[in-house]
RNA sequence: GAGGACGUAGCUCAGUUGGUGAGAGCGGCGGAGUUAUAAUCCGUUGGUCGCUGGUUCGAGUCCAGCCGGCCCCA
Numbered sequence: 001g002a003g004g005a006c007g008u009a010g011c012u013c014a015g016u017u018g019g020u021g022a023g024a025g026c027g028g029c030g031g032a033g034u035u036a037u038a039a040u041c042c043g044u045u046g047g048u049c050g051c052u053g054g055u056u057c058g059a060g061u062c063c064a065g066c067c068g069g070c071c072c073c074a
Stems, first nucleotide, its partner, number of pairs: 001073001003071002006068002010026004019057001027045006050066005
């Protein structure tokens, strides 16, 4: 330098043809529970969907550029 697949919560990820509540598990916090801790249960806490622009009535989802790490070729 060329190609590919990605970037969504603190972490691991889902979100399948663009349609509206942005979610799950783990984690954090509070409580129940226990002699105490753990397990378990209840409640709660969570996000500029990498950035900028574009298309659209409407974008996490489509398009372009940029940034970042990964795979591969050279």